[in-house]
């Protein structure tokens, strides 16, 4: 510096305030909230020189752009038990959401403005925001150790 293998730590926020009810943080009117890797014209730092441009590097930059995860479905597997379930890995399926104006060569990410989205179960009343399954699982992130290049 790259890659494998093993361990260690880390790894999701949100209805204020009101209206109706017998009952709703679930219904209304507001209100709040954005995992996780790229991308990418963003802001900042540091250096090349004494500034500036300008050039490297570094940290930083998107719910709705490309991809990943939860959650369910299937298909196959490991194991435990013994016909079903429970269980561990792998594949596959399903899974939501953008418009315009402006700057500029150049905007799906700037700057303005209006919009829209959001897994299952449960509930005195329909849930992105409450209660579970979860003290669980996760993309992934930093960091040790071993071997190779």
């Nucleotide at each position: 510096u790259u890659c494998u293998a093993u361990c260690u730590u880390c790894g999701g926020g949100g209805c204020a305030g009101g209206g109706u009810g017998a009952a709703a943080u679930u219904c209304c009117c507001g209100a709040c909230c954005g995992a996780c890797g790229g991308u990418g014209a963003u802001g900042a730092g540091u250096g090349g020189u004494u500034u500036a441009a300008c050039c490297a590097c570094u940290c930083u930059u998107a719910g709705u752009c490309c991809g990943u995860g939860a959650c369910c479905c299937g298909c196959u597997u490991u194991a435990g038990u013994u016909u079903u379930c429970u269980u561990u890995g792998g594949c596959g399926g399903u899974g939501g959401a953008c418009c315009u104006g402006g700057u500029g060569c150049a905007a799906a990410u700037c700057c303005g403005g209006g919009a829209c989205c959001g897994a299952c179960a449960g509930u005195u009343a329909u849930a992105g925001u409450c209660u579970g399954g979860a003290u669980g699982g996760g993309a992934g992130a930093a960091g040790a150790u071993a071997a190779g290049g």
A computed fold for a 149-nucleotide RNA from Aquibacillus halophilus, annotated as FMN riboswitch aptamer (RFN element). It was read from a public genome assembly, where an Rfam model found it. Lineage of the source: Bacteria > Bacillati > Bacillota > Bacilli > Aquibacillus.